[in-house]
RNA sequence: UGAUGCGGGCGCGGCGACCGCUGGUCCGCCCUUUGGGCGGACGGGAGGAAAGUCCGAACACGACAGGACACGGUGGUGGGUAACGCCCACCCGGCCCGCUUCGGCGGGCCGCGGGAAAGUGCCACAGAGAAUACACCGCCGAUGGAUUCCGGCUUUGCCGGAAUCACAGGCAAGGGUGAAAAGGUGCGGUAAGAGCGCACCGCCGCCCUGGUGACAGGGCGGGCACGGAAAACCCCACCGCGUGCAAGGCCAAGCAGCGGCGAUGAGCUGGUCCGGCUCGCCAAGCCGCGGGUAGGCUGCUUGAGCCUGCCGGCAACGGCAGGCCUAGAGAAAUGGUCGCCCACCGCCGGGGUGCCGGGCAACCGGCAUGAAGGCGGGGAACAGAAUUCGGCUUAUGGCCCGCAUCAGAAA
Numbered sequence: 001u002g003a004u005g006c007g008g009g010c011g012c013g014g015c016g017a018c019c020g021c022u023g024g025u026c027c028g029c030c031c032u033u034u035g036g037g038c039g040g041a042c043g044g045g046a047g048g049a050a051a052g053u054c055c056g057a058a059c060a061c062g063a064c065a066g067g068a069c070a071c072g073g074u075g076g077u078g079g080g081u082a083a084c085g086c087c088c089a090c091c092c093g094g095c096c097c098g099c100u101u102c103g104g105c106g107g108g109c110c111g112c113g114g115g116a117a118a119g120u121g122c123c124a125c126a127g128a129g130a131a132u133a134c135a136c137c138g139c140c141g142a143u144g145g146a147u148u149c150c151g152g153c154u155u156u157g158c159c160g161g162a163a164u165c166a167c168a169g170g171c172a173a174g175g176g177u178g179a180a181a182a183g184g185u186g187c188g189g190u191a192a193g194a195g196c197g198c199a200c201c202g203c204c205g206c207c208c209u210g211g212u213g214a215c216a217g218g219g220c221g222g223g224c225a226c227g228g229a230a231a232a233c234c235c236c237a238c239c240g241c242g243u244g245c246a247a248g249g250c251c252a253a254g255c256a257g258c259g260g261c262g263a264u265g266a267g268c269u270g271g272u273c274c275g276g277c278u279c280g281c282c283a284a285g286c287c288g289c290g291g292g293u294a295g296g297c298u299g300c301u302u303g304a305g306c307c308u309g310c311c312g313g314c315a316a317c318g319g320c321a322g323g324c325c326u327a328g329a330g331a332a333a334u335g336g337u338c339g340c341c342c343a344c345c346g347c348c349g350g351g352g353u354g355c356c357g358g359g360c361a362a363c364c365g366g367c368a369u370g371a372a373g374g375c376g377g378g379g380a381a382c383a384g385a386a387u388u389c390g391g392c393u394u395a396u397g398g399c400c401c402g403c404a405u406c407a408g409a410a411a
Base pairs, nucleotide, nucleotide: 001407002406003405004404005403006402007401008400009399010398013341014340015339016338017337018336019335021045022044024042025041026040027039028038029037030036031035047382051393052392054391055390056389057388058387059244060243061242062241071240072239073238074237075236076090077089078088079087080086091113092111093110094109095108096107097106098105099104114235115234119233120232122228123227136175137174138171139170140169143168144167145165146164147163148162149161150160151159152158153157183201184200185199186198187197188196202224203222204221205220206219207218208217209216210215248298249297250296251295257289258288259287260286261285265279266278267277268276269275305324306323307322308321309320310319311318312317342379344377345376346375347374348373352369353368354367355366356365357364358363
């Protein structure tokens, strides 16, 4: 210097001018008021993920006495937090790397990390045997049996000894199968073997010490009982009502409904009027009522907020002080043009440096690298607010910083 990996930061670069879009404040004018329209000025206007909607909350409405069952989720320990399945630290286990006095020490990555001596079920294929262990090859055959030989004797046989067989039987060390074969290594022991005995390691139980704890270290005792799997059911502990801002609250045209005014008419009763009964009109228009559509207002952005400093903490994070206000639209604004600068890229350019060759030397030639300077290009990824936060996950061209490893060059 480059590449790769990991971690962190930035993220259509900065400044200026002009033209727009959106919503806010102020001013002026107009319309009949609440209010609206037009014009002007000023200052605001996307993200690290605004995304997926996976997890946790705030907020709102509905439901709800309490408890239990069912269902779902979480699962080493301690802490952080409003909360979490998130974050931090530690423990345990596995793998890898470095150092090592070979005892260990340090670092990195990974882990759906409660319980398999509560119960039920499962362990394919292979294999003799897969949890009441098993006996295929193999080892042995001490003991019992059979056969042969030898010796002795009280001779249809009996006793003793030796060998053979592998019949009864013993064994579980070795081979083999398997993901897994019922503790491991070694010595003793035995017919051969075996925790059968012993030592060490492992395991189990009890105790002590350290630690908030997961756990670690040590002591004593026990020959060992307890295979795996809970990503099978299940058990234990803890957590959990439902729906989401299209939540919800307020106002409310028009149409329809109801009530009143308008506004009473016909028939019967009757001599006439009032009254009563029946039937009809129950119109236009106006007023009122409740529910409520369109529509409007609100919820709406000041919030578990951001920045800086100090303090506490290994850290996540917390406390204090000071400062700041940072989009709120409603089918949805956040854009465009130009100029200068700048990251970056290409071309020209060749100072200097290194190597090689030549030369007595000054120096010359070649190769590599490529500074200053000049010209031209040049802004690109993923994406885009829609009630608001905390996380996780996914997408992402480029730039900057740190660490590790590797490669190259020069001194």
The RNA shown here (Bacterial RNase P class A) has 411 nucleotides and comes from a Pseudomonadota bacterium. Its Rfam family is "Bacterial RNase P class A". By type it is a ribozyme. Its mean pLDDT, the model's own confidence on a scale to 100, is 77. Lineage of the source: Bacteria > Pseudomonadati > Pseudomonadota. The gene name in the source record is rnpB.